[in-house]
The part of an RNA shown here (large-subunit ribosomal RNA, domain IV) has 327 nucleotides and comes from a pig gut metagenome. The full RNA is in RNAcentral, with records from SILVA. Rfam family: Bacterial large subunit ribosomal RNA.
Context: one part of a larger RNA
RNA sequence: UCAUAGUGAAGGAACUCGGCAAAUUAACCUUGUAACUUCGGAAGAAAAGGUUUUAUUAAAGUAUUUGAAUUUAAUAAAGUAACAGAAAAGAGGGUAGCGACUGUUUAAUAAAAACACAGGACUUUGCUAAAUCGUAAGAUGAUGUAUAAGGUCUGACACCUGCCAGGAACUGUGUAGUUAAAUUUAAAGAUUAUUUAUUUUUAAUAUAAACAGCAGUAAUCGGCGGCCAUACUCUGAUGGUCCUAAGGUAGCGAAAUUCCUUGUCAACUAAUUAUUGACGUGCAUGAAUGGUGUAACGACUUCCCUACUGUCUCCACUAUGAGCUUU
Numbered sequence: 001u002c003a004u005a006g007u008g009a010a011g012g013a014a015c016u017c018g019g020c021a022a023a024u025u026a027a028c029c030u031u032g033u034a035a036c037u038u039c040g041g042a043a044g045a046a047a048a049g050g051u052u053u054u055a056u057u058a059a060a061g062u063a064u065u066u067g068a069a070u071u072u073a074a075u076a077a078a079g080u081a082a083c084a085g086a087a088a089a090g091a092g093g094g095u096a097g098c099g100a101c102u103g104u105u106u107a108a109u110a111a112a113a114a115c116a117c118a119g120g121a122c123u124u125u126g127c128u129a130a131a132u133c134g135u136a137a138g139a140u141g142a143u144g145u146a147u148a149a150g151g152u153c154u155g156a157c158a159c160c161u162g163c164c165a166g167g168a169a170c171u172g173u174g175u176a177g178u179u180a181a182a183u184u185u186a187a188a189g190a191u192u193a194u195u196u197a198u199u200u201u202u203a204a205u206a207u208a209a210a211c212a213g214c215a216g217u218a219a220u221c222g223g224c225g226g227c228c229a230u231a232c233u234c235u236g237a238u239g240g241u242c243c244u245a246a247g248g249u250a251g252c253g254a255a256a257u258u259c260c261u262u263g264u265c266a267a268c269u270a271a272u273u274a275u276u277g278a279c280g281u282g283c284a285u286g287a288a289u290g291g292u293g294u295a296a297c298g299a300c301u302u303c304c305c306u307a308c309u310g311u312c313u314c315c316a317c318u319a320u321g322a323g324c325u326u327u
Base pairs, nucleotide, nucleotide: 001322002321003320004319005318006317007316008315010313011312014311019308027051028050029049030048031047036041038156052078053077054076055075056074057073058072059071060070079083091306092305093304094303096301097300098298099297103115104114119154120153121152122151123150124149125148131140132139133138157293158292159291160290162224163223164222167221168220169217170216171215172214173213175212177211178210184204185203186202187201188200189199190198225242226241227240228239229238251285252282263279264278265277266276267275
């Protein structure tokens, strides 16, 4: 000097990205217990008291020949600095975000707000099912049969889920359009002495899927506007005009989304780019790419309070080990 433990005056988070680490709490008995709530919970909420020994009284149950001993309660007394006398052994509360929950995950840097989930919706499939594997035979689906099986999205529950079919996609329709080759017919050549036959070119005929057309579908992919004027000021219920398939509804909103931004106001602080509650001027919110709430739950994330402490002011000492020096 380092490591691992232990102790510490006064203060008590002033440390720090952040109470990281440490400290506090802790068992059993009795009392007592808020908001909120899906009435189950929250809850061991919080908070308060007791715990040793001896004697007496009462009761319990065990055992029994009787007694002693045991446990519980009440009363009285005794001792100590200290009575769950060691060890083991919850710190608590408030607010917000996300995800309903238990569960799963990057074996060896990520445990989460990611995945899953019950529930919801759409879609395919009538059984030799669809779908999947395989060249095939065949197999899974399933010794199942639409209350079944496959695919996609969302993700308990509560209240809800607006407008747009122009584009892409899918489904349907089969209509005056476009379109391949084989086929059929005609004409002109080639081959052959000639015909038949074969063959080349051109024209016409004839049409499949597909494309084009028409229609439907948004819990399919997706999309959801400008400019000007107007009520004495401000604002703009309202009007005009252009464009569009339709112009963002209910909600929420400086948000895990807000650039400007440390937005503005309020709360918290002596002081806060944080946090919470509002406002809305949403650079660039928004409804199963789900929207908004939500009790319970979380080794999740943010902020605050009580208790507690060597985290710190500011370091000191002790024990053990390492290291270093000398022998």